């Protein structure tokens, strides 16, 4: 330095009429001087699956606010962890 993990860090959002997250399969991409491995990203398919509630306006079936919830998104903060293998090139000894 980037990456990964953890955290009631903070801010702004999304969903709560269920997307997202996680799991799985396929394809592609980045990672690069080359290869392999692990992981990462994107797209598509599949299986599984949930915590909402109060108040106000309107007299409608919507809107707004607040507090929650989601192994939620982005950025940020703190702490922790590792950063491997093969061969090649160059330099040094």
């Nucleotide at each position: 330095g980037a990456c990964g993990g953890a955290g009631c860090u903070g801010a702004u959002g999304c969903g709560u009429u269920a997307a997202g997250u996680g799991c799985u399969c396929a394809u592609g991409g980045a990672u690069u001087g080359g290869g392999a491995a692990u992981g990462c990203c994107a797209u598509g398919g599949g299986a599984c699956g949930a915590a909402g509630a109060a108040g106000g306006c309107a007299c409608g079936c919507g809107c707004c606010u607040u507090c929650g919830c989601g192994g939620u998104a982005u950025c940020u903060c703190u702490c922790c962890g590792g950063c491997c293998c093969c061969g090649a090139c160059u330099g040094u000894c």
Record summary
A computed fold for a 93-nucleotide RNA, annotated as THF (Tetrahydrofolate) riboswitch aptamer. The prediction has a mean pLDDT of 76. Rfam family: THF (Tetrahydrofolate) riboswitch aptamer. Its family is annotated with tetrahydrofolate metabolic process in the Gene Ontology. It was read from a public genome assembly, where an Rfam model found it.